[in-house]
Molecule: RNase P RNA; transfer RNA
Organism: Planctomycetota bacterium
RNA sequence: GCGGGGCGUCCGGCGGCCGCGGCGGAGACAACUGGGUGCAAACCCGGCCUUCGUCGAGGAAAGUCCGGCCUCCACAGAACAGGGCCAUGGAUAACGUCCAUCGGGGGAGAGUCGCCGUUUGGAUUCGAACCUCAGGGAAAGUGCCACAGAAAAUAAACCGCCGAUGAUCGUGUCGGUAAGGGUGAAACGGCGGGGUAAGAGCCCACCGCUUUGGCGGCGAACGCCAAAGGCAAGGUAAACCCGGCCCGGAGCAAACCCAAAUAGGCGGAGAGGCGCUGUUCGCGCCGACGACAGCAUAUCCGCGGGUAGGGCGCUCGAGCCCGCUGGCAACAGCGGGCCCAGAUAAAUGGCCGCCCUCGAAAGAGAACAAAAGCCGGCUUACGGAUGCCCCGCGCAA
RNA sequence: CCUCCCGUAGCUCAGUGGCAGAGCGGCGGUCUUAUAAGCCGAUGGUCGCGGGUUCGAUUCCCGCCGAGAGGA
Numbered sequence: 001g002c003g004g005g006g007c008g009u010c011c012g013g014c015g016g017c018c019g020c021g022g023c024g025g026a027g028a029c030a031a032c033u034g035g036g037u038g039c040a041a042a043c044c045c046g047g048c049c050u051u052c053g054u055c056g057a058g059g060a061a062a063g064u065c066c067g068g069c070c071u072c073c074a075c076a077g078a079a080c081a082g083g084g085c086c087a088u089g090g091a092u093a094a095c096g097u098c099c100a101u102c103g104g105g106g107g108a109g110a111g112u113c114g115c116c117g118u119u120u121g122g123a124u125u126c127g128a129a130c131c132u133c134a135g136g137g138a139a140a141g142u143g144c145c146a147c148a149g150a151a152a153a154u155a156a157a158c159c160g161c162c163g164a165u166g167a168u169c170g171u172g173u174c175g176g177u178a179a180g181g182g183u184g185a186a187a188c189g190g191c192g193g194g195g196u197a198a199g200a201g202c203c204c205a206c207c208g209c210u211u212u213g214g215c216g217g218c219g220a221a222c223g224c225c226a227a228a229g230g231c232a233a234g235g236u237a238a239a240c241c242c243g244g245c246c247c248g249g250a251g252c253a254a255a256c257c258c259a260a261a262u263a264g265g266c267g268g269a270g271a272g273g274c275g276c277u278g279u280u281c282g283c284g285c286c287g288a289c290g291a292c293a294g295c296a297u298a299u300c301c302g303c304g305g306g307u308a309g310g311g312c313g314c315u316c317g318a319g320c321c322c323g324c325u326g327g328c329a330a331c332a333g334c335g336g337g338c339c340c341a342g343a344u345a346a347a348u349g350g351c352c353g354c355c356c357u358c359g360a361a362a363g364a365g366a367a368c369a370a371a372a373g374c375c376g377g378c379u380u381a382c383g384g385a386u387g388c389c390c391c392g393c394g395c396a397a
Numbered sequence: 398c399c400u401c402c403c404g405u406a407g408c409u410c411a412g413u414g415g416c417a418g419a420g421c422g423g424c425g426g427u428c429u430u431a432u433a434a435g436c437c438g439a440u441g442g443u444c445g446c447g448g449g450u451u452c453g454a455u456u457c458c459c460g461c462c463g464a465g466a467g468g469a
Stems, first nucleotide, its partner, number of pairs: 001393011012355007020056008032047006058368001062379002065377005070251004082247005087101005102135001103133004109126005136242002141240002143236003158181002160177006189207002192204003208231001209229008256311003265303005275295006319338008356365003398468004403463002407421004415452001424438004445461005
C1' cells in the first nucleotide's frame, strides 16, 4: 500500500431570540376557580397569571419474539395434560441471551494432478484473522425414503464371475458369489494382502466404529496413547417418540383510593291526586257511586355498587460515569462522583449569525425513526462521521 | 395490552414432504347471416419475502412483510 475481519464512540458545534412540558424559588391576586374557617362580611392556602433557575427522546424509543421485576387471582404436596429448551464448563435476577473451550460447516490463500473433466477450468488436500450451527438419543419401538434401480433395510442375484448339469450353436436349468458394472441423495464399513472354483471380516495389517483403561483437561465435552470387541449399528427425531431440565394463570385498561349527572338497587317517610285489591252500607243477584282499609305510586331523606372524571401505580433504578482489584472472557467486588422526560391527546420545535461539506453564485445540507409501568436480551429498519485492534499478500528499510 | 387466523393463476378456492391443480374469466379455433350458449385447443405461477432442516419444502421450523378477526 492492497484486501479481509473484529470491538467500540458520536449524531453537527458555539452564540442570540421566540415557543412547549416537568420540577424548584420569588412575586402578584383586578377578575375567574378549588379547599379551609366563619351566621355573614371577610380572611387564609392553592390553581390560573408574572418572573428567575434547572432538566427535557433513541440506538434502535420499533416488532412485541423471549426472560424477569411489579400487581392481582388461585393454590397442601406431587403428578398428568400442554408448551419450551438440549455439546461441555461458566456468567446472570432470569432467559431461547452472553462468554470460554470443543466438534461440524464456511473462509482469503497455498499445495498436488492419482481420479473426473478439458481450458475465463475442474477435482482433491491443507487452511489465517474471523464467521456460523435448533449441536441429547436412530445398537427402546413405530413410520417414511418419490423417480431410477435386481434390491431402500428380518433382505435381495439385473449384467458379470465361478461350479454342476442338460443340450448342440438358440445358448437353457440349478446352485454359489455382494469383489467388479450399472441405478440412485443414499447400496449393508474403506483400502491392501492372504485365501478361494469364484468370492466374502472368512483371516490378517492399517484406517473408521463401539467399549474399557491411562494421560492431558474445571469437564461423563474433547484430544492423544493402549487394549479388547469383531462389523452386529444406512439416513431421517425443525416425523411420532424416548431421556433430562424448566414453566400456576392473567396483565399498568394489572391493582388500589376519591367520586358527579342520569338510570337502576336497598331501607325509611309518604299523600287531600291517579290506579288496583278487599270489606261494608242501601240489596234477592250483578254493577256504578260513596265510605273505610291495604298495596303500589308521585315526591322527599338516607345507604350502596358501578360509569364519566380525578388521584395513585410513575419513575432512584438488577441506574449511569470514572478508577482499582479478581477473572482468558461474559461478569463480579470495592471506592469515588452524578440525578438523567414522566407528559395523557400527549411536550423536544422554529428563526438568525459564525464554523463544517458541496456549489462559480444564488443556494442546498443526512438515513431509519420518536418515550407511554420499568429493566435484561433477540430480531428487524438505517445514512454518514470517527477511534483502536487482528490476519493474509506485496514493496521498502 | 393479550390471543388467533389468512396470503397458491386475473378472481374464488383445493392441495399436509416426491413433476402444483379445479371452477369462473381472458385468448385462439369451430358452429351462426351475426351474437350468446355449446364444442375443441393452448396459454397463464418468484406457491407473500428471506434463511434453515431434508436427497428433496406450497407443506416442517425460524425471522420479516401485508391483510383480517376476537377478548379485557